[in-house]
Context: one part of a larger RNA
RNA sequence: GAUGAACGCUAGCGGCAGGCUUAAUACAUGCAAGUCGAGGGGCAGCACGGGUAGCAAUACCUGGUGGCGACCGGCGCACGGGUGCGUAACACGUGUGCAAUCUACCUUCAACAGGCGAAUAACCCGGGGAAAUUCGGACUAAUACGCCGUAGUAUUAUUUAGGGGCAUCCCUUUUUAAUUAAAGAUUUAUCGGUUGAAGAUGAGCACGCGUUCGAUUAGAUAGUUGGUGAGGUAAUGGCUCACCAAGUCCGCGAUCGAUAGGGGUUCUGAGAGGAUGAUCCCCCACACUGGUACUGAGACACGGACCAGACUCCUACGGGAGGCAGCAGUAGGGAAUAUUGGACAAUGGUCGAGAGACUGAUCCAGCCAUGCCGCGUGCAGGAAGACGGCCUUAUGGGUUGUAAACUGCUUUUAUACAGGGGUAAUAUUGAGCACGUGUGCUCGUUUGAAAGUACUGUAUGAAUAAGGAUCGGCUAACUCCGUGCCAGCAGCCGCGGUAAUACGGAGGAUCCAAGCGUUAUCC
Repeated sequence: GAUGAACGCUAGCGGCAGGCUUAAUACAUGCAAGUCGAGGGGCAGCACGGGUAGCAAUACCUGGUGGCGACCGGCGCACGGGUGCGUAACACGUGUGCAAUCUACCUUCAACAGGCGAAUAACCCGGGGAAAUUCGGACUAAUACGCCGUAGUAUUAUUUAGGGGCAUCCCUUUUUAAUUAAAGAUUUAUCGGUUGAAGAUGAGCACGCGUUCGAUUAGAUAGUUGGUGAGGUAAUGGCUCACCAAGUCCGCGAUCGAUAGGGGUUCUGAGAGGAUGAUCCCCCACACUGGUACUGAGACACGGACCAGACUCCUACGGGAGGCAGCAGUAGGGAAUAUUGGACAAUGGUCGAGAGACUGAUCCAGCCAUGCCGCGUGCAGGAAGACGGCCUUAUGGGUUGUAAACUGCUUUUAUACAGGGGUAAUAUUGAGCACGUGUGCUCGUUUGAAAGUACUGUAUGAAUAAGGAUCGGCUAACUCCGUGCCAGCAGCCGCGGUAAUACGGAGGAUCCAAGCGUUAUCC
């Protein structure tokens, strides 16, 4: 000098930031991922309309309309958010390569969309079970599923020529054959579907170099090292398998053990260096522990599935349910770390034609002097140098000290009242106009959690606001009293045994200041 700090004393305000470093311990409760009726069959509930009965209140019926619980279907749930267990590794950083690769949504270009069929959920009926939930029968739809037709710069095999390279090879061109597509909605505006080529974005793989400590760890290794073939993958590869060979790594530190997420950074330092990896950004890994795959463009998937295990809960004892290292919150641990808050107004995300819905991402508010920065606690005059305190050489003097009283002034702040912009537009929606078929322009309209906050003005009145540590030397700041090697102080040297500037108190002084000291850690 610094800190994600803690502790002691003290404390007026604001702005900006930060806030479980320990138990990746266990978790009550609520919320954190839905959306689309412009894909579908439908209609549980709500509203409207209609009908029947009734004098009426009312009751019942009715998908006809708005819309919509559950269901089928699509897209999303692989993002966003959390944590740092594991990992000394191509995990990360940096630089290359893929003639060894994939990529939903998005953009551009080209072409296409003909016909047919079988089911199933919901609903209805019946059964089992305490529940979770499950079984059977019958009915039905689709942008769900299947089949046929058509198609090539797609895929597979065959064939011709040219060019290129980095071994395998790559690019362009050519012949023949085989295989594989599609879905509709509709308010007629459009939105979607299929195939191919390219782009963008994202991802995968390989390599060079860099990347902690220990030799009181010296040998390690059988899928081990290489080859041939096959399987598998989007793709290369002992990635896996069969056979063959006997290799491969190591004193330039293999193997083993310990520790640890990596980087941009951050702290310190003149620098070199040393330490560090909280907040923010990028990458990685993980989601009660271990394993496995399914779906999908993408996962071996935090709020999905299955199996095993530990733990907790329910049970009618037959059987079931769960996973906060999401946001709050609870218990525990600890020196120690916050609210079971508001809003989708903005930014962004998912779905949707849109309106919009959802969003503990995000934006805000609450708590905490935890830090940094700013402001204030008054200003001017005022000497009988007052009273009181302390010291003294004591009728006196010094000091506290212009300090106070007193006079005048100001009102930052405080309190009360009044006003109050912008975050809101390139958004929504209505009308008009222009081009021409969904864009642009103009005018109007709607939307603010924070919050009537920031800010401004008026009124009142010095009114509402100072402490902490130190004073022997290092080190700025000195006297008296008490104590008497006691009580105590102390970072080091050291102080205290009767005149202690070093202990305790007082007066005074010094240094910082809404903080000041102590402790811990790093340079």

Predicted 3D model of a 523-nucleotide part of an RNA (small-subunit ribosomal RNA, 5' domain) from an uncultured bacterium. Its Rfam family is "Bacterial small subunit ribosomal RNA".